This is a predicted structure of a 91-nucleotide RNA (c-di-GMP-I riboswitch aptamer) from a Syntrophomonadaceae bacterium. The sequence was found by an Rfam model in a public genome assembly. The prediction has a mean pLDDT of 85.
[in-house]
RNA sequence: AUAUGAUAAUGGCAAACUUUCCGAAAGGAAAGGACGCAAAGCAAAGGGUCUAAGGUCUGCAUUUAAAGACUAUGAUCGCCUGGUUACCGAA
Numbered sequence: 001a002u003a004u005g006a007u008a009a010u011g012g013c014a015a016a017c018u019u020u021c022c023g024a025a026a027g028g029a030a031a032g033g034a035c036g037c038a039a040a041g042c043a044a045a046g047g048g049u050c051u052a053a054g055g056u057c058u059g060c061a062u063u064u065a066a067a068g069a070c071u072a073u074g075a076u077c078g079c080c081u082g083g084u085u086a087c088c089g090a091a
Stems, first nucleotide, its partner, number of pairs: 005088001012037002017032006035078001041084002045081003048076003054071005
């Protein structure tokens, strides 16, 4: 230095759930709270998944509203892969 990750050390993050706020929703932010995490740091690049405001189509119909299907430009890196940066040091 690279790979790897211990019943080590020092620290770190924080699922579910609760409250408030933002958002059409998925989801996000803050506070509390810990299921877990060696990148559960960063970044939506590929795949997956979630949502469907708007849009398109269908049907109804005088029209509107309501309904159904599809759709990401929305979301998720705590789903996987890849990228990138970093603490510690037993085997």
The organism belongs to Syntrophomonadaceae, within Bacteria. Its Rfam family is "c-di-GMP-I riboswitch aptamer". About the family: GEMM was predicted in a large-scale screen for bacterial structured RNA regulatory elements.